This is a predicted structure of an 87-nucleotide RNA (c-di-GMP-I-GGC riboswitch aptamer) from Aneurinibacillus terranovensis DSM 18919. The organism belongs to Aneurinibacillus terranovensis, within Bacteria. Of the family's consensus pairs, 100% are formed in the model. It was read from a public genome assembly, where an Rfam model found it.
[in-house]
RNA sequence: UACGAUAAUGGCAAACCUUUCGAAAGGAAGGGACGCAAAGCUGUGGACCUACGGAACUCUUGUUCUAUGGUAGCCAAGCCGCCGAAU
Numbered sequence: 001u002a003c004g005a006u007a008a009u010g011g012c013a014a015a016c017c018u019u020u021c022g023a024a025a026g027g028a029a030g031g032g033a034c035g036c037a038a039a040g041c042u043g044u045g046g047a048c049c050u051a052c053g054g055a056a057c058u059c060u061u062g063u064u065c066u067a068u069g070g071u072a073g074c075c076a077a078g079c080c081g082c083c084g085a086a087u
Stems, first nucleotide, its partner, number of pairs: 002087001003084002011036002016031006034073001040079003044076003047071003053066005
């Protein structure tokens, strides 16, 4: 350095519930643990989710498209970082 243990010290917290913000996706706080060795940080590329607004169609209330809104616990990339068995 790669790597990642029935190790140690600590950490995070899915679903679900409550409150709250939001048009929604989703976020925040509390409870709660399915999991996580980067489940730490950054929406930079891809992917995915949403569609208030906007656009097109429709022709009168719907359909489609659209990220500038999101997901870092989807994959990459960048930055930063605890521990040290085996190999």